[in-house]
Molecule: transfer RNA
Organism: Planctomycetota bacterium
């Protein structure tokens, strides 16, 4: 330099062929339980879906460019 893949909550990941308010586990916080903890159960909080532009009635999803990471080739 070229090709392919990936980027969504603090972390690990879903999200169907483009369609309803973007969810789960874990972490954090609160509560129940307990003599107190742990475990368990219930609840709450947490998101500019990497960035910009475009297509569309509608974009995590499609197109273009950029940034970062991984793999391969030279």
């Nucleotide at each position: 330099g070229c090709g392919c893949c990936c980027a969504u909550a603090g972390c690990u990941c879903a999200a169907u062929u483009g369609g309803a308010u973007a969810g789960a586990g874990u972490a954090a916080c609160g509560g129940a339980c307990u003599a107190c903890g742990a475990a368990u159960c219930c609840g709450u909080c947490g998101g500019u879906u990497c960035c910009c532009c475009g297509u569309u009635c509608g974009a995590c999803u499609c197109g273009g460019g950029g940034u970062g990471g991984g793999c391969g080739c030279g």